[in-house]
RNA sequence: AUUUCCCAUCCGGGAGAGCGCGGGAAACCGCCGCCGAAGGAGCAAUUGGCCCCGCCAAACUCUCAGGCAACAAGGACCGGUUGGGUGUU
Numbered sequence: 001a002u003u004u005c006c007c008a009u010c011c012g013g014g015a016g017a018g019c020g021c022g023g024g025a026a027a028c029c030g031c032c033g034c035c036g037a038a039g040g041a042g043c044a045a046u047u048g049g050c051c052c053c054g055c056c057a058a059a060c061u062c063u064c065a066g067g068c069a070a071c072a073a074g075g076a077c078c079g080g081u082u083g084g085g086u087g088u089u
Stems, first nucleotide, its partner, number of pairs: 001088002005085004010080004018032001020031004033068003039064001040062003047054003
C1' cells in the first nucleotide's frame, strides 16, 4: 500500500407475537395464551476411535433466558465509517 478473514466503535435499515384477566399511581407481580432474530441448548451429513461412544452447522428445532398496543429499550442480519489484528505484495 492492498483487503482474504476476524474483532471492536459509530451511523442507517431491521421482523414476530394479548391495548388479555386480577392487584398496583407506576415500575412490577401472579395466571393463562403466544413469538423467535440477543444469549443459551439440541440434532444431520461428514469424520475419529471401535460396536458403542465422540467431533460437528444453521436463519432448523426447543423456548431456559428474553420478548408480545403505541413510545422507549433490545434485536440476528445487511450496508457504510473508523480503528486494531491477520493474510498478500

Glycine riboswitch aptamer from a Paracoccaceae bacterium, 89 nucleotides, folded computationally. It matches the Rfam family "Glycine riboswitch aptamer". Rfam's curators write: This family represents the bacterial glycine riboswitch. NCBI's taxonomy places the organism under Bacteria, Pseudomonadati, Pseudomonadota, Alphaproteobacteria, Paracoccaceae. It was read from a public genome assembly, where an Rfam model found it.